This is a predicted structure of a 75-nucleotide RNA (transfer RNA) from a Puniceicoccales bacterium. RNAcentral holds the sequence, with entries from ENA. Model confidence (mean pLDDT): 80 of 100. NCBI's taxonomy places the organism under Bacteria, Pseudomonadati, Verrucomicrobiota, Opitutia, Puniceicoccales. Rfam family: tRNA. The family's RNA type in Rfam is transfer RNA.
[in-house]
RNA sequence: GCUCCUGUAGUUCAAUGGAUAGAACAUCGGUCUCCGGAACCGACGAUUCGGGUUCGAGUCCCGGCAGGAGCGCCA
Numbered sequence: 001g002c003u004c005c006u007g008u009a010g011u012u013c014a015a016u017g018g019a020u021a022g023a024a025c026a027u028c029g030g031u032c033u034c035c036g037g038a039a040c041c042g043a044c045g046a047u048u049c050g051g052g053u054u055c056g057a058g059u060c061c062c063g064g065c066a067g068g069a070g071c072g073c074c075a
Base pairs, nucleotide, nucleotide: 001071002070003069004068005067006066007065010025011024012023013022018055027043028042029041030040031039048064049063050062051061052060
């Protein structure tokens, strides 16, 4: 340099182009308890960035960025 794959809550993962992007764990608050833990209830929190297509994009297209894999390069 070329090709391919991946990028979504703090973490691990969901989400046929269509309803307000969900779950588990974590964190925080509450109930309970003498206190804590467990259990139960609740809250907080995310689509890597910029364009495009579309009535509608996390999803499709183009270009960046980051990570990974493969191939090539010095005659």